Predicted 3D model of a 93-nucleotide RNA (c-di-GMP-I riboswitch aptamer) from a Bacillota bacterium. The sequence was found by an Rfam model in a public genome assembly. Lineage of the source: Bacteria > Bacillati > Bacillota.
């Protein structure tokens, strides 16, 4: 000096809930909180998972039409569900 593990300093970020705002909804944003997380920092690129408005198809009526219900469907959410890529902190025992 470097390199591995684990214990720790200095940090850092925030589940659930609660109040407001957004969104069709999954969620998302802001304030309080802290269940955790050494990458829970940032990217949907792959796999899952979650929502379905618009769209498409069925139903009731066989009709003047809308309405309603029920199935599909991701180009919409999830980085704190996994891999994956880029970045980063301490350096004490």
């Nucleotide at each position: 000096c470097u390199g591995u593990a684990u214990c720790a300093c200095c940090u850092g970020c925030a589940a659930a809930c609660u109040c407001g705002g957004u969104g069709a909804a999954a969620g998302c944003c802001g304030a309080g909180g802290a269940c955790g997380c050494a990458a829970a920092a940032c990217c949907a690129c792959g796999g899952g998972u979650c929502u379905a408005a618009c769209g498409c198809u069925c139903u009731c009526a066989c009709g003047c039409g809308a309405u309603a219900g029920a199935g599909u469907c991701a180009g919409g959410a999830u980085a704190g569900c996994c891999g994956g890529g880029u970045u980063g902190c301490c350096g004490g025992a």
The model forms 95% of the base pairs in the Rfam consensus.